The RNA shown here (Glycine riboswitch aptamer) has 94 nucleotides and comes from a Planctomycetota bacterium. Its mean pLDDT, the model's own confidence on a scale to 100, is 80. It was read from a public genome assembly, where an Rfam model found it. Lineage of the source: Bacteria > Pseudomonadati > Planctomycetota.
RNA sequence: AGGAAGGCCGCGGGAGAGACCCGGCGGACGUCCGGGCACCGAAGGGGCAAGCCAGGCGGCGAAACUCUCAGGUACCCAGGACCGCGGCCCGACG
Numbered sequence: 001a002g003g004a005a006g007g008c009c010g011c012g013g014g015a016g017a018g019a020c021c022c023g024g025c026g027g028a029c030g031u032c033c034g035g036g037c038a039c040c041g042a043a044g045g046g047g048c049a050a051g052c053c054a055g056g057c058g059g060c061g062a063a064a065c066u067c068u069c070a071g072g073u074a075c076c077c078a079g080g081a082c083c084g085c086g087g088c089c090c091g092a093c094g
Stems, first nucleotide, its partner, number of pairs: 002093001006089008018037001020036005038073003044069001045067003051060003
């Protein structure tokens, strides 16, 4: 010189599950509010195996697994793990 891993931003792709029931507002539909039941998992959050530490109690310990707290369940909008492309930051190595 180059530049891993990581972080941020932009663009594109991106699933699942009730257009549920009751009441209220409205009242043509819809939207909104409250309650109830059912369901989804791919924001976030929680849990643990092998293994490691330890004399012991215990501790550390991943996920797209799991729990569904949160969030979400017609279309649209929004969100969306993850993937691709671009830019920036940082800088292991060199």